[in-house]
C1' cells in the first nucleotide's frame, strides 16, 4: 500500500430478492410467582435513534459513495 469480508439492546444473532404501525430470539439485567431461603422453574417488564455522513426512492436495517473500527488475504 492493494484486495475482500463485516458493523443490528449489556453479549451473540434472525431479519435474502425494499413496503408501510421505529425490529427477531436466546443468554444476562429488573418485578412478580414458587422456597425458610438460594438456586431451578413459570409469568412479565425495561433496554436499539440498525457505526458515522451523504445520496437513490412515495418509502432504507436492506440498495449505492466516502469515512471510521474490526477481521481475512497478498505485496
Nucleotide at each position: 500500500g492493494c484486495u475482500c469480508a463485516u458493523a443490528u439492546a449489556g453479549u451473540g444473532u434472525a431479519g435474502u430478492u425494499g413496503g408501510u404501525u421505529u425490529a427477531u430470539c436466546a443468554c444476562a439485567u429488573c418485578u412478580g410467582c414458587c422456597u425458610c431461603a438460594c438456586a431451578c422453574g413459570c409469568a412479565g417488564a425495561a433496554g436499539g435513534u440498525c457505526c458515522c455522513c451523504a445520496g437513490u426512492u412515495c418509502g432504507a436495517g436492506c440498495c449505492u459513495g466516502g469515512g471510521u473500527g474490526u477481521g481475512a488475504g497478498c505485496a

This is a predicted structure of a 75-nucleotide RNA (transfer RNA) from Umbelopsis ramanniana. The source organism's lineage runs through Eukaryota, Fungi, Mucoromycota, Umbelopsidomycetes and Umbelopsis. Rfam family: tRNA. Rfam describes the family as follows. Transfer RNA (tRNA) molecules are approximately 80 nucleotides in length. Its mean pLDDT, the model's own confidence on a scale to 100, is 80. The RNAcentral record of the sequence draws on ENA.